[in-house]
Context: one part of a larger RNA
RNA sequence: AGUGAACGCUGGCGGCAUGCUUAACACAUGCAAGUCGCACGGGCAGCAAUGUCAGUGGCGGACGGGUGAGUAACGCGUGGGAAUCUGCCCAGUAGGAGGGGACAACCCGAGGAAACUCGGGCUAAUACCGCAUGUGCCCUACGAGGGAAAGCGGUGAUGCGCCUGUGGAUGAGCCCGCGUCCGAUUAGCUUGUUGGUGGGGUAACGGCCUACCAAGCCUGCGAUCGGUAGCUGGUCUGAGAGGACGACCAGCCACACUGGGACUGAGACACGGCCCAGACUCCUACGGGAGGCAGCAGUGGGGAAUAUUGGACAAUGGGCGCAAGCCUGAUCCAGCAAUGCCGCGUGUGUGAAGAAGGUCUUCGGAUUGUAAAGCACUUUCGGCGGGGACGAUGAUGACGGUACCCGCAGAAGAAGCCCCGGCUAACUUCGUGCCAGCAGCCGCGGUAAUACGAAGGGGGCUAGCGUUGCUC
Numbered sequence: 001a002g003u004g005a006a007c008g009c010u011g012g013c014g015g016c017a018u019g020c021u022u023a024a025c026a027c028a029u030g031c032a033a034g035u036c037g038c039a040c041g042g043g044c045a046g047c048a049a050u051g052u053c054a055g056u057g058g059c060g061g062a063c064g065g066g067u068g069a070g071u072a073a074c075g076c077g078u079g080g081g082a083a084u085c086u087g088c089c090c091a092g093u094a095g096g097a098g099g100g101g102a103c104a105a106c107c108c109g110a111g112g113a114a115a116c117u118c119g120g121g122c123u124a125a126u127a128c129c130g131c132a133u134g135u136g137c138c139c140u141a142c143g144a145g146g147g148a149a150a151g152c153g154g155u156g157a158u159g160c161g162c163c164u165g166u167g168g169a170u171g172a173g174c175c176c177g178c179g180u181c182c183g184a185u186u187a188g189c190u191u192g193u194u195g196g197u198g199g200g201g202u203a204a205c206g207g208c209c210u211a212c213c214a215a216g217c218c219u220g221c222g223a224u225c226g227g228u229a230g231c232u233g234g235u236c237u238g239a240g241a242g243g244a245c246g247a248c249c250a251g252c253c254a255c256a257c258u259g260g261g262a263c264u265g266a267g268a269c270a271c272g273g274c275c276c277a278g279a280c281u282c283c284u285a286c287g288g289g290a291g292g293c294a295g296c297a298g299u300g301g302g303g304a305a306u307a308u309u310g311g312a313c314a315a316u317g318g319g320c321g322c323a324a325g326c327c328u329g330a331u332c333c334a335g336c337a338a339u340g341c342c343g344c345g346u347g348u349g350u351g352a353a354g355a356a357g358g359u360c361u362u363c364g365g366a367u368u369g370u371a372a373a374g375c376a377c378u379u380u381c382g383g384c385g386g387g388g389a390c391g392a393u394g395a396u397g398a399c400g401g402u403a404c405c406c407g408c409a410g411a412a413g414a415a416g417c418c419c420c421g422g423c424u425a426a427c428u429u430c431g432u433g434c435c436a437g438c439a440g441c442c443g444c445g446g447u448a449a450u451a452c453g454a455a456g457g458g459g460g461c462u463a464g465c466g467u468u469g470c471u472c
Base pairs, nucleotide, nucleotide: 001471002470003469005468006467007466008465009464012344013343014342015341016340017339018337019336020302025300026299027298029297030296031295034059035058036057039056040055042053043052044051045050066255067254068253075180076179077178078177079176080175081174084172085171089168090167091166095162099129100128106121107120108119109118110117111116137146138145151160152159153158181227182226183225188218190216193215194214195213196212197211198210199209200208230252231251232250233249234245235244236243237242257278258277259276260275261274280291281290282289283288308334310333311332312331316330317328318327319326320325347377348376349375350374357368358367359366360365381413383408384407385406386405387404391399416461417460418459419458420457421442422441423440427456428455429454430453431452437444438443
């Protein structure tokens, strides 16, 4: 000098930030991802228009939000590379002809305590499946072969979609050079290991996987093993070099009760999806089921220690939708905390009888001290009353009757903390008597203690002041 701090004493206001560093401990409750009727058929209400409810279908749930457990690694940083994919978006190519069979919902029946499940029957589609065409496309032994589509709204103009291939943009996967903590009281390590061939697999290269063949590969420039740790932009400190750190904000990575697995999909091996196993909790009719806050609040626990079970989608942004709009604990705000930084206030002027009181005293006086009182003023902040925004280009404001402006009253409501032996700025009296105690170091205290305790006085900082921890 710094701090995501804590503790003690104290505490008026505002602005802007920040707020579980510990148990990646366990979680009651609510909310945090839906949307589309302009894809489709139904149930219910209604005279109808229409509304509503699940279901089929589409897009989204791979974003946004959280956490730092694991990871010493191409994980990250930086600079390169070739063997790749990319929904929605943009540009431009060629199309969209003609058919079929189902399954939910619904109806009937059955089982179960429940979760839910099973059987039979009907039905629509932008759901599913052939067939046609195929410029381009894929494959190829260059002969051949393969292979698409969907409609909906509107009176209409036309709008929104569909399919194919090309380019772009964006995003992502992969490879490499270099850099990236400590330990040698860890010296050897490795068998898919190192390379090759054939095959498989992937969007893609590759021992990524497999069979066979060869026996290699890494290592004192530290392999292997052990410990510790998310990495970075940066932050703190320092004249710098360096050292320490990686909260908030931003980029990347990893994780989502623990371990494993795949499915769907343009994208996941998927926080609020699925399956299996495990621990734990809950329900049960004992047969069987349900759950996962490292989302936002909140609870218990741990701890020196860290906030509201708040408001709004008004703005910014995201998902869906032609749209109207719906959803959004992202976000924007408000609440709590002197946790930090910054600003302001707690009054100003005058006032010597140097009042009273306190303290000291050589008893003369000195000091507190212009300090107070008194007199004259002012009204910031706060209080009360009135007006009242920007943020919102037309409508729409949670914040908010907020900021800000005007008026009213009245010095009125607003100062503490640490220190005074030296370092180090600030001294006396009393009490105590190696006791009680102080202390960062040196050291004070055993009868006159400027060092303990109190008082008077003084010094420092100030809505803070000290102490402790940690870093330079």

Predicted 3D model of a 472-nucleotide part of an RNA (small-subunit ribosomal RNA, 5' domain) from an uncultured prokaryote. Its mean pLDDT, the model's own confidence on a scale to 100, is 89.